[in-house]
RNA sequence: AGCUCAUCCAGAGGGGCAGAGGGAACGGCCCGUUGAAGCCCCGGCAACCCUUCCGCCGGAUCUCGCCAUCCGAGACGGUCAUCGUCGACCGUCCUUCGCGCGACCACCGGUGGGGAAGGUGCCAAUUCCGGCCCGCGGCGAGAGACGUCGCGGGGAAGAUGAGGA
Numbered sequence: 001a002g003c004u005c006a007u008c009c010a011g012a013g014g015g016g017c018a019g020a021g022g023g024a025a026c027g028g029c030c031c032g033u034u035g036a037a038g039c040c041c042c043g044g045c046a047a048c049c050c051u052u053c054c055g056c057c058g059g060a061u062c063u064c065g066c067c068a069u070c071c072g073a074g075a076c077g078g079u080c081a082u083c084g085u086c087g088a089c090c091g092u093c094c095u096u097c098g099c100g101c102g103a104c105c106a107c108c109g110g111u112g113g114g115g116a117a118g119g120u121g122c123c124a125a126u127u128c129c130g131g132c133c134c135g136c137g138g139c140g141a142g143a144g145a146c147g148u149c150g151c152g153g154g155g156a157a158g159a160u161g162a163g164g165a
Base pairs, nucleotide, nucleotide: 003163004162005161006160007159008158013042014041015040016039017038021031022030023029026130027129028128043123044122045121048119049118050115051114053113054112055111056110057109058108059107063103064102065101066100067098074093075092076091077090078089079088080087127157132154133153134152135151136150137149138148139147140146
């Protein structure tokens, strides 16, 4: 220098040196000798990276426990039937099965909240606003086209972070 992704209407400034510019560029509009840029010190904001904190969800894995319903096998009991056995029906229990139900530890991912030591960043104005495209509304004699003003959406450009080559 360039690539990818995320965010950009919130938030947060004092001092010292310095001495005329600064807000990326362009157009506007602002800031600035009541002191710009830049450098240094101290402070703060935020939460991108981070988090051995809490909750929820999902994944994979492992362990333990349970058995309501249905089905099948078995045991026992009852009723019917029989001279009796076989048998039929009902109930209870046990076992098996079951994409079944429940619980715990550790792991991975996501998400919401909390934290702020460290790496960055930031501390006038929405990225100060705009341009390019689309839509809506007001005004112009104003239906179309056009001009202008406003609102909404998208884009471009830029900034910051994270990642990767």

Predicted 3D model of a 165-nucleotide RNA (SAM riboswitch aptamer (S box leader)) from Streptomyces sp. PT12. The model forms 91% of the base pairs in the Rfam consensus. Its mean pLDDT, the model's own confidence on a scale to 100, is 78. The source organism's lineage runs through Bacteria, Actinomycetota, Actinomycetes, Streptomycetaceae and Streptomyces.